The RNA shown here (Glycine riboswitch aptamer) has 89 nucleotides and comes from Sphingomonas alpina. Model confidence (mean pLDDT): 81 of 100.
[in-house]
RNA sequence: UGGGCACGCGCGGGAGAGAGCCUUUCAAUAGGCCGCCGAAGGAGCAACCGCCCCGGAAUCUCUCAGGCAAACGGGACCGCGCGCGCCGA
Numbered sequence: 001u002g003g004g005c006a007c008g009c010g011c012g013g014g015a016g017a018g019a020g021c022c023u024u025u026c027a028a029u030a031g032g033c034c035g036c037c038g039a040a041g042g043a044g045c046a047a048c049c050g051c052c053c054c055g056g057a058a059u060c061u062c063u064c065a066g067g068c069a070a071a072c073g074g075g076a077c078c079g080c081g082c083g084c085g086c087c088g089a
Stems, first nucleotide, its partner, number of pairs: 001088001003087003007083007018034001020033004035068003041064001042062003048056003
């Protein structure tokens, strides 16, 4: 320091799936019964990678959790800005 990477914060974008039925019921909430979704988290296999007989590993798979009108909220990931650490010049 105008580049790269990791992490954190802020802002913006951000999908999917029943306004299901019953208990009294528009929704939420409490309980029960089915039907679904995958992009918080979690788990499993694995291409591949590495310091290699052990590890790291997904947007794949499973749905434990979570979610399924709109709104609110959450949301992997992406972009921008800032902070910090490392690397490079």
The organism belongs to Sphingomonas, within Bacteria.
The model forms 90% of the base pairs in the Rfam consensus.